[in-house]
């Protein structure tokens, strides 16, 4: 300093619902809760997944495909920080 979380210690985040605003939506943001996390801390490079305002092609009143510059770090790599402790 790398590694590794088997059992510890000391904390830590908050899913899902429900309520309030924000968004066209997906989802975020603040409370409530607490499903689960060893990075469930942070950060869209890459990949995946959702969304379709706009935009494009079509339809002819039934409203359909496509598409991300939105979105998800709690869906993976990946970059970066960082608590303990050493089977």
């Nucleotide at each position: 300093a790398a590694u590794u979380g088997a059992a510890a210690a000391a904390g830590g985040c908050a899913c899902a619902c429900c309520c309030a605003c924000c968004g066209a939506a997906a989802g975020g943001u603040g409370g409530c809760g607490c499903c689960g996390c060893a990075a469930a801390g942070u950060c869209u490079c890459c990949g995946g997944c959702c969304u379709a305002a706009g935009g494009g092609a079509g339809a002819u009143u039934c409203u359909u495909c496509c598409u991300a510059c939105g979105g998800u770090a709690g869906c993976g790599g990946g970059a970066u920080u960082g608590c303990c402790a050493g089977a």
Predicted 3D model of an 87-nucleotide RNA (c-di-GMP-I riboswitch aptamer) from Methylocaldum marinum. Rfam family: c-di-GMP-I riboswitch aptamer. Gene Ontology term of the family: cyclic-di-GMP binding. Its mean pLDDT, the model's own confidence on a scale to 100, is 88.